[in-house]
RNA sequence: UUCUUCGGGGCAGGGUGAGAGUCCCUACCGGCGGUAAAGUCCGCGAACCGCGUAAGCGGCCGAUCCGGUGUGAUUCCGGAACCGACAGUAUAGUCUGGAUGAGAGAAGAA
Numbered sequence: 001u002u003c004u005u006c007g008g009g010g011c012a013g014g015g016u017g018a019g020a021g022u023c024c025c026u027a028c029c030g031g032c033g034g035u036a037a038a039g040u041c042c043g044c045g046a047a048c049c050g051c052g053u054a055a056g057c058g059g060c061c062g063a064u065c066c067g068g069u070g071u072g073a074u075u076c077c078g079g080a081a082c083c084g085a086c087a088g089u090a091u092a093g094u095c096u097g098g099a100u101g102a103g104a105g106a107a108g109a110a
Base pairs, nucleotide, nucleotide: 001110002109003108004107005106006105013025014024015023027094028093029084030083031044032043033042034041039082040081048059049058050057051056064080065079066078067077068076086097087096088095
């Protein structure tokens, strides 16, 4: 440098209602790289917004504290919190859809 493969999880139970996996109680989930093992630190991807015929460029981008151990941890252990694009639909992190897409990257081959 080229090619191949891989590359996101989750509403069980109950209430109200004509109708809710969307509201309420409760439950459940956590992409990639870095670093003492991280959804909440640093960085990235996706989504979203603007411009553009397009390629692409620019913008935006959620949320954590206390105690303990330790050379070292907002990462481990204990406890208590918090966060989650757009479109559709009874108001959605969990349903359906764009998406058999894209992708940070991971592994392998030449």
Annotation
FMN riboswitch aptamer (RFN element) from a mouse gut metagenome, 110 nucleotides, folded computationally. RNAcentral holds the sequence, with entries from MGnify. The prediction has a mean pLDDT of 88.